[in-house]
Context: one part of a larger RNA
Molecule: small-subunit ribosomal RNA, 3' major domain
Organism: metagenome
RNA sequence: AGACGGGGGCCUACACAAGCGGUGGAGCGUGUGGUUUAAUUCGAUGAUAAGCGGGGAACCUUACCAAGGCUUGACAUCUUCUGAAUCCCUCAGAAACGAGGGAGUGCCCACUUCGGUGGGAGCGGAAUGACAGGCGCUGCAUGGUUGCCGUCAGCUCGUGUCGUGAGAUGUUCCGUUAAUUCGGCUAACGAGCGCAACCUUUGUCCUGUGUUGUAUUUCUCACAGGAGACUGCCCGGGUAACCGGGAGGAAGGCAGAGAUGACGUCAAAUCAGCAUGGCUCUUACGCCUUGGGCUACACACGCGCUACAAUGGCCGGUACAACAGGUACGCAAUACAGUAAUGUGGAGCUAAUCCUUAUAAAGCCGGUCCAAGUUCGGAUUGAGGGCUGAAACUCGCCCUCAUGAAGCCGGAAUCGCUAGUAACCGCAAAUCAGAACGUUGCGGUGAAUAUGUUCCUAGGCCUUGUACU
Numbered sequence: 001a002g003a004c005g006g007g008g009g010c011c012u013a014c015a016c017a018a019g020c021g022g023u024g025g026a027g028c029g030u031g032u033g034g035u036u037u038a039a040u041u042c043g044a045u046g047a048u049a050a051g052c053g054g055g056g057a058a059c060c061u062u063a064c065c066a067a068g069g070c071u072u073g074a075c076a077u078c079u080u081c082u083g084a085a086u087c088c089c090u091c092a093g094a095a096a097c098g099a100g101g102g103a104g105u106g107c108c109c110a111c112u113u114c115g116g117u118g119g120g121a122g123c124g125g126a127a128u129g130a131c132a133g134g135c136g137c138u139g140c141a142u143g144g145u146u147g148c149c150g151u152c153a154g155c156u157c158g159u160g161u162c163g164u165g166a167g168a169u170g171u172u173c174c175g176u177u178a179a180u181u182c183g184g185c186u187a188a189c190g191a192g193c194g195c196a197a198c199c200u201u202u203g204u205c206c207u208g209u210g211u212u213g214u215a216u217u218u219c220u221c222a223c224a225g226g227a228g229a230c231u232g233c234c235c236g237g238g239u240a241a242c243c244g245g246g247a248g249g250a251a252g253g254c255a256g257a258g259a260u261g262a263c264g265u266c267a268a269a270u271c272a273g274c275a276u277g278g279c280u281c282u283u284a285c286g287c288c289u290u291g292g293g294c295u296a297c298a299c300a301c302g303c304g305c306u307a308c309a310a311u312g313g314c315c316g317g318u319a320c321a322a323c324a325g326g327u328a329c330g331c332a333a334u335a336c337a338g339u340a341a342u343g344u345g346g347a348g349c350u351a352a353u354c355c356u357u358a359u360a361a362a363g364c365c366g367g368u369c370c371a372a373g374u375u376c377g378g379a380u381u382g383a384g385g386g387c388u389g390a391a392a393c394u395c396g397c398c399c400u401c402a403u404g405a406a407g408c409c410g411g412a413a414u415c416g417c418u419a420g421u422a423a424c425c426g427c428a429a430a431u432c433a434g435a436a437c438g439u440u441g442c443g444g445u446g447a448a449u450a451u452g453u454u455c456c457u458a459g460g461c462c463u464u465g466u467a468c469u
Base pairs, nucleotide, nucleotide: 001469002468003466004465005464007463008462009461010460011459012458013457015453016452019417020416021415022414023413026306027305028304029303030302031301032300033299034297035296042053043052064292065291066290067289068288069287070286073131077130078129079127080126081125082124083123086103087102088101089100090099091098107120108119109118110117111116133281134280136279137278138277142275143274144270145269146268147266149264154193155192156191157190158189159188160169161168162167173184174183175182199258200257201256202255204227205226206225207224208223209222210221230252233246234245235244236243237242308410312369313368314367315366316365317364318363324356325355326354330349331348335344336343337342376407381402382401383400384399385398386397387396423445424444425443426442427441428440429439
């Protein structure tokens, strides 16, 4: 100087407390461990792994396993020879691979006896070796990127001064702030990276432009440009910084949200995104194909969904969104068929025009059920259908009928959240042929509580002790 303390002081945070809703019990979905397996490919493992690798795997993906095949190779450059490229047919085969037959001669340049000859580009085949190739190993050789502490307020430097020196000071102290934010004091004076601001967006107004929005000029809406908030004004406190209250205002003291992550820590994560040193394989640890596996199942854990019901279930009627996406293998209306999934059909749409999508759902109105394992709950199973796709057996999703399991609010323990938040409700998109209870967004309804900092956890500053570095 650090680090640590079941030392001290001050302070902060959904850290506790005050509240609301969950998890832990049940069934199912999904990930992981374990076990099993020919293979169940690999990575991630307290916080900081476990609906994570955008990782929703039928084939492909795919890296794994079995079998069948290839060896200059599926891919790149160079050398030699040859053929235009290309297309079609037959045989064998699970396919890949293999055997055979047929059609077919283009483009550019030069020479030409006009018959052709030579060369070139591009593409195919054969050969040769240089080489290709490796999701093989090492994240403890690395780049790049990322997580956490933490959007915490810290981390440093120059000169000066102090100290034999390591170092200290500045950065401490007193106030203040969300903030090493600012003020005051001060052997320090300045400065840098962080903080804040500059950027984007939401909320208000003005101006301009308006189609495709509106019945309509206005308005709403969309786009663009501006204005607006600064403790500016008033009162009180204070030396100041600033704090408390008020006015006006759409908005008030950081207005809400986002982007933005200092010096560093964990030899943290990733050689399987990519790149890359070294090592290693080279008729295989490379490549192709078919089938299987990644979907197994005594069990354990994480994250979710659905419930256990009357603030409810079911039936009928009725109201109100926002984001976003769609030109071709796209979004698809009206209509018709079907109990339905869906099918037929195809208007319109290069989209503020048409469509998804209009009846969004919770909500509201009326009816019914009457406390029961039920008209709760929907697992499981049987039968019949539909869709995608060469192909749903292993192993997809949806519909209808039947079946109707556990479950009556969950032990110890534990998680999230301070406002348009929690909770509840639906909608869209990415992935995608098909396949969400996950994710990312969007809107609708819309609370309770916070007297406080004793305690738990994490962190910051000062100080103290130490046999640790």